This is a predicted structure of a 75-nucleotide RNA (transfer RNA) from a Promethearchaeota archaeon.
[in-house]
RNA sequence: GCUCCCAUGGCUUAGCCUGGUUAAAGCGCAGGUCUUAUAAACCUGAUAUCGAGGGUUCAAAUCCCCCUGGGAGCA
Numbered sequence: 001g002c003u004c005c006c007a008u009g010g011c012u013u014a015g016c017c018u019g020g021u022u023a024a025a026g027c028g029c030a031g032g033u034c035u036u037a038u039a040a041a042c043c044u045g046a047u048a049u050c051g052a053g054g055g056u057u058c059a060a061a062u063c064c065c066c067c068u069g070g071g072a073g074c075a
Stems, first nucleotide, its partner, number of pairs: 001074007010027004020058001029045005051067001053065003
């Protein structure tokens, strides 16, 4: 230098190909029930405008362009 993959709550992921009303799950966190207390179990709740910017569209996490960061291969 070229090609490809990845980036979504605090963490790990799903959703993207095939655009559609409130972005989902587990763990963790906070509160409650229970217990002498803790844990477990059960109930409730908070936390991501989806890496940045732009474009297409009635509508973008999803499609397109570009940039940033990480990884792999080729040279």
Lineage of the source: Archaea > Promethearchaeati > Promethearchaeota. Its mean pLDDT, the model's own confidence on a scale to 100, is 81. Its Rfam family is "tRNA". Rfam links the family to the GO term triplet codon-amino acid adaptor activity. The RNAcentral record of the sequence draws on ENA.